Predicted 3D model of a 134-nucleotide RNA (FMN riboswitch aptamer (RFN element)) from a Spirochaetaceae bacterium. The organism belongs to Spirochaetaceae, within Bacteria.

[in-house]
RNA sequence: CGUAAUCUUCGGGGCAUGGUGAGUGCGAAAGCACGAUUCCAGACCGGCGGUAUAGUCCGCGAGCGCGUAAUUCUGCGUGCUGAUCCGGUGUGAUUCCGGAACCGACGGUAUAGUCCGGAAGGGAGAAGAUUGCG
Numbered sequence: 001c002g003u004a005a006u007c008u009u010c011g012g013g014g015c016a017u018g019g020u021g022a023g024u025g026c027g028a029a030a031g032c033a034c035g036a037u038u039c040c041a042g043a044c045c046g047g048c049g050g051u052a053u054a055g056u057c058c059g060c061g062a063g064c065g066c067g068u069a070a071u072u073c074u075g076c077g078u079g080c081u082g083a084u085c086c087g088g089u090g091u092g093a094u095u096c097c098g099g100a101a102c103c104g105a106c107g108g109u110a111u112a113g114u115c116c117g118g119a120a121g122g123g124a125g126a127a128g129a130u131u132g133c134g
Base pairs, nucleotide, nucleotide: 001134002133003132004131005130006129007128008127009126010125015042017041018040019039023034024033025032026031043114044113045104046103047060048059049058050057055102056101063080064079065078066077067076068075069074084100085099086098087097088096106117107116108115
């Protein structure tokens, strides 16, 4: 340095602020209070591998459906699964710089990428240790 096995640890971020008020409660009424981090304005965030540095290129993971094996953990196959352009520099960049855009699972709840929940879960992978062989 290569290779095989075993093990350890790590492995997802984000509503500042303001507007409206569907409704709910109290009251004889007038009114008063509560009331969307989801609506409107605005703000903020960006897993992993590849490659000239990527949320938007290629692929993976997660999520959902179907089938199948096991009927314990779960595995396998298959389908679905979001979004970017222009200019500049350069050997090379939809990745850098400048500008303008766009996207974001499922359940709950006044309609959610950001709140609560499955989840102290799972996982693409990353780092390291030990032993054997070459």